[in-house]
RNA sequence: CAGGGAUUAGCUCAGCCCGGUCAGAGUGCCGCGCUUGGGACGCGGAGGCCGAAGGUUCAAAUCCUUCAUCCCUGA
Numbered sequence: 001c002a003g004g005g006a007u008u009a010g011c012u013c014a015g016c017c018c019g020g021u022c023a024g025a026g027u028g029c030c031g032c033g034c035u036u037g038g039g040a041c042g043c044g045g046a047g048g049c050c051g052a053a054g055g056u057u058c059a060a061a062u063c064c065u066u067c068a069u070c071c072c073u074g075a
Stems, first nucleotide, its partner, number of pairs: 001074007010027004020058001029045005051067005
């Protein structure tokens, strides 16, 4: 320099291709129940505006453009 991939909760990841009703799961965290206590188990809760900016649209995590970081391949 060229091509491709990733970026969503503290962590690990779905959802994106094909726009639409509240943005979800596991784990972790907090509370309660259970227990002598803890773990396990059960119930409940907090935590996100989807890497950044702009555009299209009635409506964008999802489509388009630019930028940032990381990874892979080639030269």
A computed fold for a 75-nucleotide RNA from Ruegeria pomeroyi DSS-3, annotated as transfer RNA. Its mean pLDDT, the model's own confidence on a scale to 100, is 80. The RNAcentral record of the sequence draws on Rfam. Its Rfam family is "tRNA". By type it is a transfer RNA. Its family is annotated with triplet codon-amino acid adaptor activity in the Gene Ontology. Rfam's curators write: Transfer RNA (tRNA) molecules are approximately 80 nucleotides in length.